[in-house]
Molecule: Glycine riboswitch aptamer
Organism: Sulfitobacter mediterraneus
RNA sequence: CCAACCGUCAUGGGAGAAUCGGCAUAGCGCCGGUGCCGAAGGAGCAACCGCCCCGGAAACUCUCAGGCCACAAGGACCGUGACGGGCAA
Numbered sequence: 001c002c003a004a005c006c007g008u009c010a011u012g013g014g015a016g017a018a019u020c021g022g023c024a025u026a027g028c029g030c031c032g033g034u035g036c037c038g039a040a041g042g043a044g045c046a047a048c049c050g051c052c053c054c055g056g057a058a059a060c061u062c063u064c065a066g067g068c069c070a071c072a073a074g075g076a077c078c079g080u081g082a083c084g085g086g087c088a089a
Base pairs, nucleotide, nucleotide: 005085006084007083008082009081010080011079012078013077018034019033020032021031022030023029035068036067037066041064042062043061044060048056049055050054
């Protein structure tokens, strides 16, 4: 100096899943019953890896949380840019 890689911010894309009843309202909405979804978060697990004991994962599993008309919000993950860090060459 600094590809890769890591973090932060910005920006673009970004799925899934209901209905019944009551109340109320211009509309938004609230409550109850049953059902459903998984890609915030959370939790669990291997014949794999390390390995004395034991420990370590996910887009898998669970569904606590969250979500389930549209809009909005949120959204793992992916792309681009900026800033910071940064082993190698």